A computed fold for a 72-nucleotide RNA from an Anaerolineales bacterium, annotated as transfer RNA. Its mean pLDDT, the model's own confidence on a scale to 100, is 81. Rfam family: tRNA. Rfam describes the family as follows. Transfer RNA (tRNA) molecules are approximately 80 nucleotides in length.

[in-house]
This record gives sequence, structure tokens and C1' cells, in this order.
RNA sequence: GCCCCUGUAGCUCAGUGGAUAGAGCACCGCCCUCCGAAGGCGGUGGCCGGCGUUCGAGUCGCCGCAGGGGCG
Repeated sequence: GCCCCUGUAGCUCAGUGGAUAGAGCACCGCCCUCCGAAGGCGGUGGCCGGCGUUCGAGUCGCCGCAGGGGCG
């Protein structure tokens, strides 16, 4: 330098162009308990950036950025 893959919550990951973007773990609160752990209920929190396409973009296109892999 060229090609491919990935980027969504603190972590690991779902998410067919259309409903309020979800799950597990973690964290916080409440219940329970003498106190904790476990368990139950509830909650906080997020689409890598920009531009485009579209009535509508996490999803499609382009340009970047970051990470991983392959080739030279």
C1' cells in the first nucleotide's frame, strides 16, 4: 500500500428498512434477613463520527476513525 471482517449499555452479545433499541452479567433502590449471601420486584445507562438514500436508517451507500485478520 491492497483486500476482508468488526464497531449497539460498564462487560459479553441480540436486533428482517417501520412498534418505546432489547437480553444476560455488573451497578443502584426496595422486599426478604439479626446482618449479609442467595432469591424476588423495580430502576439507571447505549447505536464510533460525518454526509447521503428513503415517508422512515442501529440496519443501505460514501468518506473518515478505531480494533482484528490476510496479502505484498